The RNA shown here (glmS glucosamine-6-phosphate activated ribozyme aptamer) has 156 nucleotides and comes from a Chloroflexia bacterium. Its mean pLDDT, the model's own confidence on a scale to 100, is 79.
RNA sequence: GGAACGUUCAGAGCGCCAGGGCCCGGUCGGACACCGGGUUGACGAGGUGGGAGCCGAUCGAAUCCUUCGGCGGAUGGCUCCCCGGCCGCCACGGUCGUCAGUGACGGGACAAAACCGGCGGGUAACCGUCGCCCAAAUACCGUUCCACGUGGACAC
Numbered sequence: 001g002g003a004a005c006g007u008u009c010a011g012a013g014c015g016c017c018a019g020g021g022c023c024c025g026g027u028c029g030g031a032c033a034c035c036g037g038g039u040u041g042a043c044g045a046g047g048u049g050g051g052a053g054c055c056g057a058u059c060g061a062a063u064c065c066u067u068c069g070g071c072g073g074a075u076g077g078c079u080c081c082c083c084g085g086c087c088g089c090c091a092c093g094g095u096c097g098u099c100a101g102u103g104a105c106g107g108g109a110c111a112a113a114a115c116c117g118g119c120g121g122g123u124a125a126c127c128g129u130c131g132c133c134c135a136a137a138u139a140c141c142g143u144u145c146c147a148c149g150u151g152g153a154c155a156c
Base pairs, nucleotide, nucleotide: 014072015071016070017069019068020040021039022038023037024036025035026034043060044059045058049082050081051080052079053078054077055076083097084096085095086094087093089152090151091150092149101146103144104143105142106141107140116131117130118129119128120127121126
């Protein structure tokens, strides 16, 4: 120094790069083209009952052609089965997913980059790190419409 094993922590705008952008070098009188190497290629919030199938996934931020394009993946959506909550008990049915009925309206809260400045690395593009401001949706809370069934049991 590498490999294997074990433990702990983190992880989905999460990983990667053949196109493109940019930088350096070669070539050239110079440029273009071409060749080689490097660099860039999504800023957080939020999100998992189990399995299978299909689809290909919510919310905003940014001094925003490039956060482009491509590949893989993902806690997303729908259908079926199982398990579970609720509809006083049981079965079916319905509707959801452990904060477990849908919709609508309202309330409230929280961010990181970027920019700027400092420090460090690199010839450079660029990278790392420290400091600062400001979101929306989901969850949550409240109000309201609708739904809260069929059959049976028990009790009175």

Rfam family: glmS glucosamine-6-phosphate activated ribozyme aptamer. From the family's description: This entry contains a glucosamine-6-phosphate activated ribozyme that is found in the mRNA for GlmS. GlmS is an enzyme that uses fructose-6-phosphate and glutamine to generate glucosamine-6-phosphate. The ribozyme catalyses self cleavage of the glmS mRNA that is thought to regulate GlmS activity. Rfam classes the family as a riboswitch.